A computed fold for a 74-nucleotide RNA from a Planctomycetaceae bacterium, annotated as transfer RNA. The coordinates come from a structure-prediction model, not an experiment, and the mean pLDDT is 80. It matches the Rfam family "tRNA". By type it is a transfer RNA. About the family: Transfer RNA (tRNA) molecules are approximately 80 nucleotides in length. The organism belongs to Planctomycetaceae, within Bacteria. It was read from a public genome assembly.
RNA sequence: GGGCGGUUAGCUCAGUUGGUUAGAGCGCUAGCUCGACAAGCUAGAGGUCACAGGUUCGAGCCCCGUACCGCCCA
Numbered sequence: 001g002g003g004c005g006g007u008u009a010g011c012u013c014a015g016u017u018g019g020u021u022a023g024a025g026c027g028c029u030a031g032c033u034c035g036a037c038a039a040g041c042u043a044g045a046g047g048u049c050a051c052a053g054g055u056u057c058g059a060g061c062c063c064c065g066u067a068c069c070g071c072c073c074a
Stems, first nucleotide, its partner, number of pairs: 001073007010026004019057001028044005050066002053063002
């Protein structure tokens, strides 16, 4: 330099053919329970969907560019 894949909550990851409100598990906070802790139960907080632009009535999803990570080729 070229090709492919990835980037979504603090962490690990879903997200179907573009449309209902952006989600799960773990973690965190509060309450309940327990003699106490752990476990369990309930509720809650937490998001520029990497960044920027475009297409569209409508984009996490489609298109272009950039950045970063991984693999392969040279």